[in-house]
Source information:
This is a predicted structure of a 72-nucleotide RNA (transfer RNA) from Prevotella sp.
C1' cells in the first nucleotide's frame, strides 16, 4: 500500500429515494407517596465532513477522516 466495512439521540438500535428521520434506556417537567423508590403522562434531544446527482438524499457516486476486519 490494496480491498472490504462501520459512523444516525447521551447509549444501543431502526429508517436503503418521499409526509415531522422513529424506538428503548438515559435526562427533564408533572402526577401519585410523609420521603424515595416503582408506576403513568407528557418535553428535549441525533443523520462524520465536503462536493455530485436528483423534483427530492440517512439512503446513490466521488473524495476526505476516523474506527474494524482480511490480505502480503
Nucleotide at each position: 500500500g490494496c480491498u472490504c466495512u462501520g459512523a444516525u439521540a447521551g447509549u444501543u438500535c431502526a429508517a436503503u429515494g418521499g409526509a415531522u428521520a422513529g424506538a428503548a434506556c438515559a435526562a427533564c417537567u408533572c402526577u401519585c407517596u410523609c420521603c424515595u423508590a416503582a408506576a403513568g403522562a407528557g418535553u428535549a434531544g441525533a443523520u462524520c465532513c465536503c462536493a455530485g446527482u436528483u423534483c427530492g438524499a440517512u439512503u446513490c457516486u466521488g473524495g476526505g477522516u476516523c474506527g474494524g476486519a482480511g490480505u502480503a

The coordinates come from a structure-prediction model, not an experiment, and the mean pLDDT is 80. Its Rfam family is "tRNA". From the family's description: Transfer RNA (tRNA) molecules are approximately 80 nucleotides in length. Rfam links the family to the GO term triplet codon-amino acid adaptor activity.